[in-house]
Molecule: small-subunit ribosomal RNA
Organism: uncultured bacterium
RNA sequence: AACGAACGCUGGCGGCAGGCUUAACACAUGCAAGUCGAACGGAUAGCAAUAUCAGUGGCAGACGGGUGCGUAACGCGUGGGAACCUACCUAUUGGUGUGGAAUAACCACUAGAAAUGGUGGCUAAUACCGCAUAAGCCCUAAGGGGGAAAGAUUUAUCGCCGAUAGAUGGGCCCGCGUUGGAUUAGCUAGUUGGUGAGGUAAUGGCUCACCAAGGCGAUGAUCCAUAGCUGGUCUGAGAGGAUGAUCAGCCACACUGGAACUGAGACACGGUCCAGACUCCUACGGGAGGCAGCAGUGGGGAAUUUUCCGCAAUGGGCGCAAGCCUGACGGAGCAACGCCGCGUGAGGGAUGAAGGCCUCUGGGCUGUAAACCUCUUUUAUCAAGGAAGAAGAACUGACGGUACUUGAUGAAUAAGCCACGGCUAAUUCCGUGCCAGCAGCCGCGGUAAUACGGGAGUGGCAAGCGUUAUCCGGAAUUAUUGGGCGUAAAGCGUCCGCAGGCGGUUUUACAAGUCUGUCGUUAAAGCGUGGAGCUCAACUCCAUUUCAGCGAUGGAAACUGUAAGACUCGAGUGUGGUAGGGGCAGAGGGAAUUCCCGGUGUAGCGGUGAAAUGCGUAGAUAUCGGGAAGAACACCAGUGGCGAAAGCGCUCUGCUGGGCCAUAACUGACGCUCAUGGACGAAAGCCAGGGGAGCGAAAGGGAUUAGAUACCCCUGUAGUCCUGGCCGUAAACGAUGAACACUAGGUGUCGGGGGAAUCGACCCCCUCGGUGUCGUAGCCAACGCGUUAAGUGCCCCGCCUGGGGAGUACGAUCGCAAGAUUAAAACUCAAAGGAAUUGACGGGGCCCCGCACAAGCAGCGGAGCAUGCGGCUUAAUUCGACGCAACGCGAAGAACCUUACCAAGGCUUGACAUAUAGGGAAAAGUGGCAGAGAUGUCAUGUCCGCAAGGGCUCUAUACAGGUGGUGCAUGGUUGUCGUCAGCUCGUGUCGUGAGAUGUUGGGUUAAGUCCCGCAACGAGCGCAACCCUCGUUCUGUGUUGCCAGCAUUUAGUUGGGGACUCACAGGAGACUGCCGGGGUUAACUCGGAGGAAGGUGGGGAUGACGUCAAAUCAUCAUGCCCCUUAUGUCUUGGGCUGCACGCAUGCUACAAUGGCCGGUACAGAGGGCUGCAAUACCGUAAGGUGGAGCGAAUCCCAAAAAGCCGGUCUCAGUUCGGAUUGAGGUCUGCAACUCGACCUCAUGAAGUUGGAGUUGCUAGUAAUCGUAGAUCAGCAACGCUACGGUGAAUACGUUCCCGGGGCUUGUACACACCGCCCGUCACGUCACGAAAGUCGGUAACACCCAAAGUCAGUGGCCCAACCGCAAGGGGGGAGCUGCCUAAGGUGGGAUCGGUGAUUGGGACGAAGUCGUAACAAGGUAGGCGUACCGGAAGGUGC
Repeated sequence: AACGAACGCUGGCGGCAGGCUUAACACAUGCAAGUCGAACGGAUAGCAAUAUCAGUGGCAGACGGGUGCGUAACGCGUGGGAACCUACCUAUUGGUGUGGAAUAACCACUAGAAAUGGUGGCUAAUACCGCAUAAGCCCUAAGGGGGAAAGAUUUAUCGCCGAUAGAUGGGCCCGCGUUGGAUUAGCUAGUUGGUGAGGUAAUGGCUCACCAAGGCGAUGAUCCAUAGCUGGUCUGAGAGGAUGAUCAGCCACACUGGAACUGAGACACGGUCCAGACUCCUACGGGAGGCAGCAGUGGGGAAUUUUCCGCAAUGGGCGCAAGCCUGACGGAGCAACGCCGCGUGAGGGAUGAAGGCCUCUGGGCUGUAAACCUCUUUUAUCAAGGAAGAAGAACUGACGGUACUUGAUGAAUAAGCCACGGCUAAUUCCGUGCCAGCAGCCGCGGUAAUACGGGAGUGGCAAGCGUUAUCCGGAAUUAUUGGGCGUAAAGCGUCCGCAGGCGGUUUUACAAGUCUGUCGUUAAAGCGUGGAGCUCAACUCCAUUUCAGCGAUGGAAACUGUAAGACUCGAGUGUGGUAGGGGCAGAGGGAAUUCCCGGUGUAGCGGUGAAAUGCGUAGAUAUCGGGAAGAACACCAGUGGCGAAAGCGCUCUGCUGGGCCAUAACUGACGCUCAUGGACGAAAGCCAGGGGAGCGAAAGGGAUUAGAUACCCCUGUAGUCCUGGCCGUAAACGAUGAACACUAGGUGUCGGGGGAAUCGACCCCCUCGGUGUCGUAGCCAACGCGUUAAGUGCCCCGCCUGGGGAGUACGAUCGCAAGAUUAAAACUCAAAGGAAUUGACGGGGCCCCGCACAAGCAGCGGAGCAUGCGGCUUAAUUCGACGCAACGCGAAGAACCUUACCAAGGCUUGACAUAUAGGGAAAAGUGGCAGAGAUGUCAUGUCCGCAAGGGCUCUAUACAGGUGGUGCAUGGUUGUCGUCAGCUCGUGUCGUGAGAUGUUGGGUUAAGUCCCGCAACGAGCGCAACCCUCGUUCUGUGUUGCCAGCAUUUAGUUGGGGACUCACAGGAGACUGCCGGGGUUAACUCGGAGGAAGGUGGGGAUGACGUCAAAUCAUCAUGCCCCUUAUGUCUUGGGCUGCACGCAUGCUACAAUGGCCGGUACAGAGGGCUGCAAUACCGUAAGGUGGAGCGAAUCCCAAAAAGCCGGUCUCAGUUCGGAUUGAGGUCUGCAACUCGACCUCAUGAAGUUGGAGUUGCUAGUAAUCGUAGAUCAGCAACGCUACGGUGAAUACGUUCCCGGGGCUUGUACACACCGCCCGUCACGUCACGAAAGUCGGUAACACCCAAAGUCAGUGGCCCAACCGCAAGGGGGGAGCUGCCUAAGGUGGGAUCGGUGAUUGGGACGAAGUCGUAACAAGGUAGGCGUACCGGAAGGUGC
């Protein structure tokens, strides 16, 4: 786009067309074929004319109408042909004379329920039968013979008979065309032909007798399945593809099967006979029927109409005609089934009304839409008028009072459907929450759905709109036009070769192909073009064109072809050379292995990652000598050679195939390719006979392992070898069929020849053939190929058409078997696949870095305690954080508070905010009582302002409030990779593209830091630097800091000083700047000098693009959801501290480098008024009393500790260690019971240096020692943060572990290896195969029986026409018999289908079970063929 459509929702009118696609299923009822009295007799009515009726007779009934069962066929289409018929019609011609015998109707009798008859008696004809005649006709033996007619009515015709021609219609034959299957390859006995006969309208095996053995088939016979064919129709640019409704031509059929009769024509839809099935009537004896005619009914189905009107028109039958008949036809009815046309109003109308929906709350959309104003009346309604269609003068109209015209009323009677994620025009809100649902494909839906459902809006089409089915297109996706085959599907394993296809140069002839002119045909309709008629259109009519096919006929001769002839370049032969693991057979050889014998010799050998099994004191291994056996042939050896491929390797000999080069003697296209076919064909395997050294499936044992039917080891059978015969497959690969021709080169190598040169060998050049590599043009999706093409042509063969199912099933062929060859479908998926790209990953490679390893030091893991987490418990043990990157984390302080949790008791505009309206003088405070308290209650108390009002409070309404949910809706903040050196962009260039280049490379660096090179040139975010701090120095300023010198002192206390320290500001200084070596005259690096500091001087702050849906809704903010006398809020008490246990982080220790006691020395940085607190006194102590000083470079906290000096302890569970517990106290605080810290006395646990494993640290670092601060009433702090004191060891180095960066490689990964993925088993669903059987269909075959019927025969029987000498004859009939034969029966097979216990694999399915086979070197590289074995993937051998 289309449709004979159907379904859903909706539905105003008209015109034109079409309307059982399914059950060729069954049919009630009515109608669809009659007519003629001018052929005939009769009956009835009538006075008659006449009219009507059944019968005899004639014509028609073979047309028209229906359907598509059958048919793969001369059925149809197209074009031809000869051996035929043709009623009615036309033309011509010749006739139409004369006789006869019957019979229906009718009458009488009679059978039967009926249908239908029977017997007897009359009668007519255009019914029937003779005779005569015969122009022409037919037969013939060519002499002859045969054969016709019908009249009627009225004066003019209609008929009848013979013949010839025509027209029309039909029968027959032939060429070509006409579906699928080869998993149908052979079929055929009247079969093919001949002779003769019969038969027919006619040819013919059409039929029969005899003879011959033919005929068809790979150009697809036979068989099976499907199907009416065509003009046309739909689609398509066309070529094609699909289709065959309506209209038209042909065919076939008429309940199923068979048969003939009549006739011009039938083997007959509304005729006959028989058989069968079914239905109906019946008095049970017997009868009747055939809608695939028009209506209609049932049934089937998704689905298809009225039991209508009329012969007015067109046409048909009969008739002289009038006329009769006509479900053909003309019309109407039903249904939006289709095509076409029309309408559902038009103009104005903004305050952009109301309502609805959305909203950023401003507004926007619906929307000029409505209302309202002014018009119009198509259509619908009503009224009036009113056709054409009618011919030939009149008459005659079913449609139909229809079309059409006029008038009236009034916007009046008339809009829906689908869609709105992309494709694809058109978006928002609500509801729902992987539910309900949508879906053509991709895909939507798991709480913000433009995709589901509804609303609003929008888009599209419109009396329709969507959906479904089907066909064509897009699809170059079966490719003739117009595809492919190295890797995507696809080259047979290789060669030979019949048919077939294709084929070198040249001459002549022919004209089959080819080209061209003319003629015939290709029905009409349809299509195209132009015009005309219905108001337009659809529709109808007129005219006209084209294409291509077939046939006939003329012409041309280039090409193909055919025939004849010639040629040599293709092909082959000859001659002369030449290389070679080409093949087959025979002979010979040495090295090695194993075994046997002997000698020497002694304890091991062997094997592995490490072992063990195994061998060995009965003497192995090792070594020497001798012998035996079988198999394979080191070095040479080479992208070297040969062969068609498989394949071929010691040496020699024999036989033998092919190639190459040279030569140019011979043949003269002899060629190329090749379906079917044939031959060869690795390994494994099979059969028979040998052989058997080594190796070695299976098997046994040892290991490994969770297991190990494996990888490793020790043995070891088939096999591997030979002979003969099978098998016929491989990743049989160049994944690349064969032949020929053309199209740049460079460079190796093998074989041959030539030129030049030379004494010769080299060397140089040319050429032919083979084999490699690089590469131009070109090709290719890319990779790549590239004279050995995957380039450009030509020719032939093979093969492909999404993945899986499956190279499987069934069938067939081959095979001893294994199996091979050929080769589907159901079902299922939306992919499977190729090449390349970017990443990620690898039990891949290379380079580099990091306390990553190593080298060291100190730890953790063991003990006790502290703290956090899990778990358990609980009324509650609030919540969050979970590898690194949660766990001394949020929490820089849980007794109450905090507090979010629990129990109980209260409140409800609320503990807190704002606003509005109304009211009030109360409230706070103080005191008392009740209560656990919140709170309640009593007393007291009583605002400011002149006013408006303000503060406070009560009532009411909006609202407050939520540490309720979602960190996977978010902002902000943070962690981590990682302070790792990376991450990108612009322009250019390369690539079809993704992308690449830059950013890679050579150096160098801490660094993508810098240099050099380079199709790149630049730039940005990162690095570095700029900032803070420490280290040196200078300048300035010196108080509360400092004190060298001068005074003074117990004391920098004071005077004084600014030198020093120090403090606070601001400068300087370090840049590979200088020298030398190395390096590319570079970057840089090594060494040195100077310097306080040297190569980033130390430390800090600073965190690129991004990753982890990382963390946080409980800091805060926030969308949405949820609660609202509670999930809000107040209060008391409890809990967050609970304890069989596990983990994490710390502290203290285990002691002598130590513990204890005494004495004594030296910091830095902080904090202090609700505070720090000195001296003094009391207490053993915690602390208390008291209070100088200090808002602090001034005073205080404050004692620094390790250290140093002296003493003691002497290796022990101790004078180590301090847990636990008891008693007594101190302090803070409303309050130390749950549940604080500290002090004193007493008690004195575990623990003697810590398994596997694991952490930190590279210098003022680790280790060790103390100090301070935040939070804080107090404290759980042993935590955290900061500060200083003392102060090491080690780094060979980058193999390894971990993490990271760069380059490269492989990949079946891309949620990116925590990836992907294979097979068994278990469960469910589905389709399929096999199967003992079982049930049916179809077509044949053999035999039996055989209706009706044609034909043939026929004793007896019967019979009007003619003959007859009357007896009979001629002729006919019934009956009987025979051949053929439908249906039926029997039988064994064939083939197809249904079903079938059970069984086999397959596909799919939710988070099942077992393993880990494959993808990375996938952890044993993988794969192919084959064989064996095993739960499974699979393993092993060749």